[in-house]
RNA sequence: CGAGCAGGUUGGGCAGCCGCGGGCGUUUUGCGCACGAGGAAAGUCCGAGCUUCAUAGGGCGGGAUAACGGCUAACGGCCGCCGAGGGAGACCUUAGGGAAAGUGCAACAGAGAUAUACCGCCGGAUUCGUCCGGUAAGGGUGGAAAGGCGAGGUAAGAGCUCACCGGCGUACAGGAGACUGUGCGGCCCUGCAAACCCUAUCCGAAGCAACACCGACUGGGGACGUCACUGGCCCGGUGCAUUCCCCGACGGGUGGCUUGAGCCGUACGGCAACGUGCGGCCUAGACAGAUGGCUGCCUUAAAUGACAGAACUCGGCUUACAGACCUGUCUCGUUUU
RNA sequence: GGCCCCAUAGUUCAAGGGAUAGAACGGAAGUUUCCUAAACUUUAAAUCCAGGUUCGAGUCCUGGUGGGGCUACCU
Numbered sequence: 001c002g003a004g005c006a007g008g009u010u011g012g013g014c015a016g017c018c019g020c021g022g023g024c025g026u027u028u029u030g031c032g033c034a035c036g037a038g039g040a041a042a043g044u045c046c047g048a049g050c051u052u053c054a055u056a057g058g059g060c061g062g063g064a065u066a067a068c069g070g071c072u073a074a075c076g077g078c079c080g081c082c083g084a085g086g087g088a089g090a091c092c093u094u095a096g097g098g099a100a101a102g103u104g105c106a107a108c109a110g111a112g113a114u115a116u117a118c119c120g121c122c123g124g125a126u127u128c129g130u131c132c133g134g135u136a137a138g139g140g141u142g143g144a145a146a147g148g149c150g151a152g153g154u155a156a157g158a159g160c161u162c163a164c165c166g167g168c169g170u171a172c173a174g175g176a177g178a179c180u181g182u183g184c185g186g187c188c189c190u191g192c193a194a195a196c197c198c199u200a201u202c203c204g205a206a207g208c209a210a211c212a213c214c215g216a217c218u219g220g221g222g223a224c225g226u227c228a229c230u231g232g233c234c235c236g237g238u239g240c241a242u243u244c245c246c247c248g249a250c251g252g253g254u255g256g257c258u259u260g261a262g263c264c265g266u267a268c269g270g271c272a273a274c275g276u277g278c279g280g281c282c283u284a285g286a287c288a289g290a291u292g293g294c295u296g297c298c299u300u301a302a303a304u305g306a307c308a309g310a311a312c313u314c315g316g317c318u319u320a321c322a323g324a325c326c327u328g329u330c331u332c333g334u335u336u337u
Numbered sequence: 338g339g340c341c342c343c344a345u346a347g348u349u350c351a352a353g354g355g356a357u358a359g360a361a362c363g364g365a366a367g368u369u370u371c372c373u374a375a376a377c378u379u380u381a382a383a384u385c386c387a388g389g390u391u392c393g394a395g396u397c398c399u400g401g402u403g404g405g406g407c408u409a410c411c412u
Base pairs, nucleotide, nucleotide: 001333002332003331004330005328006327007326008325009324010323012298013297014296015295016294017293018292020036021035023033024032025031026030038307042318043317045316046315047314048313049312050207051206052205053204057235058234059233060232062203063202064201065200066199068080069079070078071077082096083094084093085092086091097198098197102196103195104192105191106190118139119138120135121134122133123132124131125130147165148164150162151161152160166188167187168185169184170183171182172181173180174179211255212254213253214252219246220245221244222243223242225240227239228238229237262281263280264279265278266277267276268275269274338408339407340406341405342404343403344402347362348361349360350359355392364380365379366378367377368376385401386400387399388398389397
């Protein structure tokens, strides 16, 4: 210098005029003051808070997750680590339990798909057409054919025997553990569980249009059981002058509603996720729904220009994103010294 | 806002993990007819998109895109 890898930041700033939203102050319906979208507010995919159903109990069914250690309020998230796969490397990907509990599937091709003898090889018989037996070493089919490869062995062959490699089991050593290393044993077993299923762990249901309170109207129909609440089902529980269903109207008001597992800075512990201490800060809350328009200056390559806009609130994940910028004892290549 | 469902020829629907993805109506061309209709023959046309699991995906899993439905209300 070129090509990469990993991680992160930003998504213009200031001022003036007009306007909108809720808040506070003053005052009487006008002024003044400060504040007013995002990193994803999105998808609604996970996990919680909160609320109601009984501060949701038992069983069946159903759903989710899946190596190991940690973090966390919790998680299917994050961090670290192990195994497997990919790359020359930095590094990346990984739904990664069980197929030796059982069931099922493996089209076409192929003799045979979990068991097999089509060709071939070997032995025997023969009426010379062929038949019987042995054999998975060779051919052919397939994604997959009874561990691979070489030697011995044999009638021909075969883990039948042996060396090496792979797997499995077992013993010892190391490690917190997944696991790794070494020795021993011929033990050699098809694949699919994002097929049913089995094992372990977790899960009651619904959602702020949940729900609570206040005001106006008291209309119609049914039921003490073969009833209702009750959710996928059963049990259990609760209710009974109480309870259920249906219709009309104000399409009302208030709360829930924003101070929270909060944000910023700093010190310490930890490889990290994260935790603890100290200091500082208050930062939208609408209910037909505000967050906008115009102008000037500055920074800039450009700023008229990316993706996009709160609706109960948090922690994550996923997806979208013009342009600009930064970091690294990071990797590879080339040149020079 | 919240909770669910669906996606296959132009349209309406099929399809047990193993196809050249099937049917009806519609379209196009031809035969028949003086012309048209009907009838007959032939033909074109599709799995919403991107990854993954599997030997193999329209089907199973994950993410996205598009469309549809339900949900406010008590005394």